[in-house]
RNA sequence: CAGAGUGUAGUUUAGUGGGAGAAUUCUGGCUUUGGGAGCCAGGGGCAGGGGUUUGAAUCCCCUCUUUCUGA
Numbered sequence: 001c002a003g004a005g006u007g008u009a010g011u012u013u014a015g016u017g018g019g020a021g022a023a024u025u026c027u028g029g030c031u032u033u034g035g036g037a038g039c040c041a042g043g044g045g046c047a048g049g050g051g052u053u054u055g056a057a058u059c060c061c062c063u064c065u066u067u068c069u070g071a
Stems, first nucleotide, its partner, number of pairs: 001070005007064001010024004018054001026042005047063005
């Protein structure tokens, strides 16, 4: 430099145009003499910008991050 792929919660991840979810973590409560385990409730997220669409995490373009292949 060229081609292909990845980016969703603190972490691991699901979600192929219409309700953003799970596990774990964190906070509070219940339980316990206390802790752990368990139960309940809550907080926390679509890499950034633009476009298409009635409607975008999803489709298109650019940029960024990261991985692989080739030179």